RNA sequence: GGAUCCGUGGUGUAGGGGUUAACAUGCCUGCCUGUCACGCAGGAGAUCGGCGGUUCAAAUCCGCUCGGAUCCG
Numbered sequence: 001g002g003a004u005c006c007g008u009g010g011u012g013u014a015g016g017g018g019u020u021a022a023c024a025u026g027c028c029u030g031c032c033u034g035u036c037a038c039g040c041a042g043g044a045g046a047u048c049g050g051c052g053g054u055u056c057a058a059a060u061c062c063g064c065u066c067g068g069a070u071c072c073g
Base pairs, nucleotide, nucleotide: 001072002071003070004069005068006067007066010025011024012023013022018056027043028042029041030040031039049065050064051063052062053061
């Protein structure tokens, strides 16, 4: 330098055009307990790596770009 794949709450993942971005874990509050843990109930937290385009509508499709992984030279 070229090719392919990945990037979504703190962490690990799902969602591959449409109605509130879902699940697990973690965090916070309350209940429970002598206390902690466990358990139960509730809550906060991601506008989807960035920019542009297509579309009535984009996390999702396209282009460029940044970062990571693998392969080729």
Transfer RNA from Sporolactobacillus mangiferae, 73 nucleotides, folded computationally.
The organism belongs to Sporolactobacillus, within Bacteria.
The coordinates come from a structure-prediction model, not an experiment, and the mean pLDDT is 83.
Rfam family: tRNA. By type it is a transfer RNA. From the family's description: Transfer RNA (tRNA) molecules are approximately 80 nucleotides in length.
The RNAcentral record of the sequence draws on ENA and Rfam.
RNAcentral records the identical sequence in 2 taxa.